The prediction has a mean pLDDT of 82. The RNA shown here (transfer RNA) has 73 nucleotides and comes from an uncultured Spirochaetaceae bacterium. Rfam family: tRNA. Gene Ontology term of the family: triplet codon-amino acid adaptor activity.

RNA sequence: GGGGAAAUAGCUCAUCUGGUAGAGCAUCAGGUUCGCAAUCUGAGGGUGGUGGGUUCGAGUCCCAUUUUCUCCA
Numbered sequence: 001g002g003g004g005a006a007a008u009a010g011c012u013c014a015u016c017u018g019g020u021a022g023a024g025c026a027u028c029a030g031g032u033u034c035g036c037a038a039u040c041u042g043a044g045g046g047u048g049g050u051g052g053g054u055u056c057g058a059g060u061c062c063c064a065u066u067u068u069c070u071c072c073a
Base pairs, nucleotide, nucleotide: 001072002071003070004069005068006067007066010025011024012023013022019056027043028042029041030040031039049065050064051063052062053061
């Protein structure tokens, strides 16, 4: 220098013919207990790396760009 992959909740990851963004763990509240742990129920938490474009509508399609990983030279 060229090719490919990844970026989504605090963490690990889903969500793919474009149509309200989810799970587990964690956090908080409550039940159970004398208390803790464990367990059960519920709740909060997301400008989907950044900036544009297409579309009635974009995490998803297109372009540029940043970071990380990887292959080739």